[in-house]
RNA sequence: AGAGUUUGAUCCUGGCUCAGGAUGAACGCUAGCUACAGGCUUAACACAUGCAAGUCGAGGGGCAGCAUGGCCGGAGCUAUCUCCGGCUGAUGGCGACCGGCGCACGGGUGAGUAACACGUAUCCAACCUGCCGGUUACCCGGGGAUAGCCUUUCGAAAGAAAGAUUAAUACCCGAUGGCAUGGAAUUGGCGCCUGCCAAAUCCAUUAAAGAUUGAUCGGUAACCGAUGGGGAUGCGUUCCAUUAGAUAGUAGGCGGGGUAACGGCCCACCUAGUCGUCGAUGGAUAGGGGUUCUGAGAGGAAGGUCCCCCACAUUGGAACUGAGACACGGUCCAAACUCCUACGGGAGGCAGCAGUGAGGAAUAUUGGUCAAUGGGCGCGAGCCUGAACCAGCCAAGUAGCGUGAAGGAAGACGGCCCUACGGGUUGUAAACUUCUUUUAUACGGGAAUAAGACCGUCCACGAGUGGAUGCGUGCAUGUACCGUAUGAAUAAGCAUCGGCUAACUCCGUGCCAGCAGCCGCGGUAAUACGGAGGAUGCGAGCGUUAUCCGGAUUUAUUGGGUUUAAAGGGAGCGUAGACGGGUCCUUAAGUCAGUUGUGAAAGUUUGCGGCUCAACCGUAGAAUUGCAGUUGAAACUGGGGGCCUUGAGUGCGGCAUAGGCAGGCGGAAUUCGUGGUGUAGCGGUGAAAUGCAUAGAUAUCACGAAGAACUCCGAUUGCGAAGGCAGCCUGCUGGACCGUAACUGACGUUGAUGCUCGAAAGUGCGGGUAUCAAACAGGAUUAGAUACCCUGGUAGUCCGCACAGUAAACGAUGAAUACCCCUUGUUGGCGAUAGACGGCCAGCGGCCAAGCGAAAGCGUUAAGUAUUCCACCUGGGGAGUACGCCGGCAACGGUGAAACUCAAAGGAAUUGACGGGGGCCCGCACAAGCGGAGGAACAUGUGGUUUAAUUCGAUGAUACGCGAGGAACCUUACCCGGGCUUGAACUGCAGCGGUCAGGUGUGGAGACACACCGUCGAGCGAUCGCCGCUGCGGAGGUGCUGCAUGGUUGUCGUCAGCUCGUGCCGUGAGGUGUCGGCUUAAGUGCCAUAACGAGCGCAACCCCUGCCCCCAGUAGCCAGCAGUUUAGGCUGGGCACUCUGGGGGGACAGCCGGGGACAACCCGGAGGAAGGCGGGGAUGACGUCAAAUCAUCAUGCCCCUUAUGGCCGGGGCUACACACGUGCUACAAUGGCGAGAACAGAGGGAGGCGAAGGGGCGACCCGGAGCGAACCCCAAAAAAUACGUCCCAGUUCGGACUGCAGCCUGCAACCCGGCUGCACGAAGCUGGAAUCGCUAGUAAUCGCAGAUCAGAAUGCUGCGGUGAAUACGAUCCCGGGUCUUGCACUCACCGCCCGUCAAG
Repeated sequence: AGAGUUUGAUCCUGGCUCAGGAUGAACGCUAGCUACAGGCUUAACACAUGCAAGUCGAGGGGCAGCAUGGCCGGAGCUAUCUCCGGCUGAUGGCGACCGGCGCACGGGUGAGUAACACGUAUCCAACCUGCCGGUUACCCGGGGAUAGCCUUUCGAAAGAAAGAUUAAUACCCGAUGGCAUGGAAUUGGCGCCUGCCAAAUCCAUUAAAGAUUGAUCGGUAACCGAUGGGGAUGCGUUCCAUUAGAUAGUAGGCGGGGUAACGGCCCACCUAGUCGUCGAUGGAUAGGGGUUCUGAGAGGAAGGUCCCCCACAUUGGAACUGAGACACGGUCCAAACUCCUACGGGAGGCAGCAGUGAGGAAUAUUGGUCAAUGGGCGCGAGCCUGAACCAGCCAAGUAGCGUGAAGGAAGACGGCCCUACGGGUUGUAAACUUCUUUUAUACGGGAAUAAGACCGUCCACGAGUGGAUGCGUGCAUGUACCGUAUGAAUAAGCAUCGGCUAACUCCGUGCCAGCAGCCGCGGUAAUACGGAGGAUGCGAGCGUUAUCCGGAUUUAUUGGGUUUAAAGGGAGCGUAGACGGGUCCUUAAGUCAGUUGUGAAAGUUUGCGGCUCAACCGUAGAAUUGCAGUUGAAACUGGGGGCCUUGAGUGCGGCAUAGGCAGGCGGAAUUCGUGGUGUAGCGGUGAAAUGCAUAGAUAUCACGAAGAACUCCGAUUGCGAAGGCAGCCUGCUGGACCGUAACUGACGUUGAUGCUCGAAAGUGCGGGUAUCAAACAGGAUUAGAUACCCUGGUAGUCCGCACAGUAAACGAUGAAUACCCCUUGUUGGCGAUAGACGGCCAGCGGCCAAGCGAAAGCGUUAAGUAUUCCACCUGGGGAGUACGCCGGCAACGGUGAAACUCAAAGGAAUUGACGGGGGCCCGCACAAGCGGAGGAACAUGUGGUUUAAUUCGAUGAUACGCGAGGAACCUUACCCGGGCUUGAACUGCAGCGGUCAGGUGUGGAGACACACCGUCGAGCGAUCGCCGCUGCGGAGGUGCUGCAUGGUUGUCGUCAGCUCGUGCCGUGAGGUGUCGGCUUAAGUGCCAUAACGAGCGCAACCCCUGCCCCCAGUAGCCAGCAGUUUAGGCUGGGCACUCUGGGGGGACAGCCGGGGACAACCCGGAGGAAGGCGGGGAUGACGUCAAAUCAUCAUGCCCCUUAUGGCCGGGGCUACACACGUGCUACAAUGGCGAGAACAGAGGGAGGCGAAGGGGCGACCCGGAGCGAACCCCAAAAAAUACGUCCCAGUUCGGACUGCAGCCUGCAACCCGGCUGCACGAAGCUGGAAUCGCUAGUAAUCGCAGAUCAGAAUGCUGCGGUGAAUACGAUCCCGGGUCUUGCACUCACCGCCCGUCAAG
């Protein structure tokens, strides 16, 4: 000192939360010792029991009890002695009693009290004070009672009464008496108002007590002191104004009473005051202070222990005694409660110390001692003392100590996790070796705290004090402390480990259980839950909870704000108050300086010292920021006085104005009325209807009536304090501005309460009512439509009077003054050289410097720099609500909370996405066309259903002839059944057996089982290899998770985008670059430009194809030469051509013209095989969809292990009411059928392609030439073309389905293959809504080939043949790019979010 949390990210505002310290604490876990301090915060609740205030015999009468003496009697053996009983107050003493002093202290508690209660300062000339100290004087003489004791009576008791008798330091009378008190008058001095002191005079009233051990102790009066108390006053001391008025002894006076004393303290009379927004009165809460905690401080909170003061003693009231009380352990009365009782009546008061119950989260022993300190009494010894000192209990606090130290690496075992398999970690930790002994245990020694006083002796002097000496005094305590012995021996936990916040992994769990201070974790890989290992923090403690301060500048004096985050009153006038121009003199209230007193002690702090240290304690200093007195200073503020003119105001002269009020006047429009013309509609809407109209509307003309509002001018123009103000004229009236400088001389600014004004709507009364128009009615719209739209229509809108008092009453910006850079427009006035101006003043606007601001923005009209005053704010919601009060006729307005709840709510700006926002552009996106699919039958895939199983995956676009480029068995993952368990395959080790191969047969559905035959290699041996069996360790899994992954793929999209470095801008997110203009298929270029460059994409480089050339020339070719065939490049020969396959060329906007910025580029033309990226392919940026795939493969985790593995037979994946996708064939004449004769390209072929020839109607069979292929074969291309036929029909269209008969593949075509022939001949006559593809060699149409493959394509991948139509265009649909705008969205519009209802 800060941190977390609002957002996708940012800055700000703002709340919430955390880290610190503290406590009379409590709770959880744990616990060795010592010292010091602490311990009912709740029920001022109720209390059993014991103790807490007595003492004095040196005041007294006495003698119950105790002890002693004496006397008498008795007993023990006698004298003595001992014991018992009686008598005796004689002695020590002493219960009860009279008397004195004390009991008003000490101790407890905090209920009450908001007050002179407390704190501080001052005063009492208005007071008292026992005991104590000092001074002076005195103590004479008498008297009568009474308690006790005794007798009697009453009562249960407590107690009471009567009679008799008696004493005092009890009581009373007399004497004396002054400096006392009261009264009267005098003098002197002093002072602070009433007065005080001193001196002398007169009158009146008052005193006393004795005791004794002979030392003394007492008594009375008066004064002084000290101590303690009483009273008065200034200042300070909580919250509420939703408490604004309170008060009759109230305020004052005169006179009395009362008191120690002043005083309405009390009383009689008189006066009518007194207090209060500077907060009276009322209500709530509370003992106050020294101090304590916290804080840098200022502050905030607290008032336990200790000290001071106050108040109280079951509750309320009262007095008595006394120096002192209205009295905690006194009295009386009343009340409640408890107890005793013979029912008549009595007793009691723990907020003293212990203790009990109760309450509560919670707070101790019914302890010891008066040894010390202190108190009471006493001459004293002494007695009393739950004050006090000690001890006990409690980790409840602070401080200290310990639980061992050193060495010790094979870095042991074990644990736990990781691993590169070597190891790492726990960890020098342990073991082990050496050492120490605080503490513990045992034993021994052993304090200080004690000084006195009394008594005895002695000394000194100031003669009752001091000193010396002797005697004697210890609860705690045999404690602290010291020593010896033993032996690491007796001693470690708690919390945390996602971020804040130091510390990480595994397992379990699976939005469950749970955690959590805030944010938030947990839905199968949780560093956040629970456990473990490890780590971190603190440590005899550690955490949690509660509370206070801090952080929080989050109430801001120090030290905040108010345009948009919460916050400027709607506006003005103005009271109190606050603040206030220049100059001179004065004063000294504020202010400043010196000084005096006080500010108790303790505490805090500094130095020193004492307990072994520390805490703790002692001592000295500082501080105590305060208050009061006093002496000065005089700048500033204030007070008083004089002067001034610049602030302010007045006068005079101009000037603008929708400023206000009243009266009058005007035209246009609207509606209505009357009349005319006129005829079928009008009106209204997106479209309609309601409505009006043949009883004549609308339209139009004329006249008339009414009310309301004032077109143009008219303008970010003017005026006004704001609300607001607009036809014209008149009257009355307000303020501003300009000029001048005659007058006043600070007269000013702001302004709580108050008063006034205050749009619209609304209210009351009375008018008025043309238009418009809440409510209402009807028509539409709609799922509905209590709305938007339409037709009507009443309050109201207008006027007068009165109320109301609010608005986004906004510039969301209070008023005033001063200062501070430019520029531009305009209104009014002035100046000037007069329409031309860089001039002055006052307004209304725009854009900007500095500055300010979170930013947007503001910026001389500040949101800048300063000052003054007022108002207002302190998280969101609840709520401007409730209650109360005030106002109002009401409506309602003003003032204005809390419970509860959330961790945000909010401002500005940024990036995206989105918009039934805008601009530009593109795409078979639309449009223009061609052909389909959707209807039928079939094929195929999917859904669904079914099933023992119909294995699994793919599901909008981007699944559905997809994985699968080919399920009869196999495949196969599914189902049923049979059988295997180191296993079908692979591999390591060990043991045993063998030396393999292979063949045959039997059983069985097969897997498998059994039997027989046979028996290897190198020269031999060991052994190896191989095989089989057994065992151990691996295996195996198409089981799960594509949301743990790699790899691969789809899609946006072959769309033109996506980024970076440096620089610059911005507090920042971020922007710029990449925007703008032109252009392109393109972020393709050019130009411009705070950007300059670069990367991934685009393009190009690659392949195919189109033209030419060169090289090469077989298996290809054949022009020329020669040979030859029925025919054929068949042969010689040749590579010219075609072609093949290698290399080059060619196209670049190169040339011309036009356009354009003379650019990029575009348009046209020439040439050219090809012209504006020539056509096609491959190539897919950053990323998106937790897109697809764990079943291609790989792989983490989890799961199965005689099964979720593996083998076999059979079945299924081929099911079938149905729905969808993709295809095929058609519905026919641009066609079908028949027969004839043509033209490709690209492929494939040895377990293969298979020719010729032959057989069969055919599928096919026989056959086997040739060919590993520019050679041979598949191989027939088909549409086309020419001819013939059919004649519009369910047909010579169409071919499904079915029957029979065959062919082929294969171990095997039943479930479940393909093909052929004959026969059968279904639906279907061009397809609803809606929808798909295609822009040229394309669509459409025609066939051919290949992969897979034993066999099995209408699918897929390729190949060529024939070969179109259309595109005006950019309104719309879809998708995309870019710029801009809005946004409360950012999971991003399939978003967010409001209300109602239902359930809980």
Model confidence (mean pLDDT): 84 of 100. A computed fold for a 1400-nucleotide RNA from an uncultured bacterium, annotated as small-subunit ribosomal RNA. The sequence is in RNAcentral, with records from ENA.